[in-house]
RNA sequence: AAAUGGCACACCCGUCGCGAGGCGGGGUCGCAAAGCCACGGAGCUCUCUGAGCCAGCCGAGCUACCGAA
Repeated sequence: AAAUGGCACACCCGUCGCGAGGCGGGGUCGCAAAGCCACGGAGCUCUCUGAGCCAGCCGAGCUACCGAA
């Protein structure tokens, strides 16, 4: 490079949550790890000296399909 496929931003509907947001369905902006993970940062929420959310923000760790160069 090619091939089989995969995931699913925003938004909409339903549902759970105080909330950030999660889950299911629709939807496809994009993604070669847009698979997993909350370990370190950044950001966000609250019942705020603590507890959470978030990996499709960055980094680390683990795992993985195809196969020309």
Predicted 3D model of a 69-nucleotide RNA (c-di-GMP-I riboswitch aptamer) from a soil metagenome. The prediction has a mean pLDDT of 89. Its Rfam family is "c-di-GMP-I riboswitch aptamer". Rfam describes the family as follows. GEMM was predicted in a large-scale screen for bacterial structured RNA regulatory elements.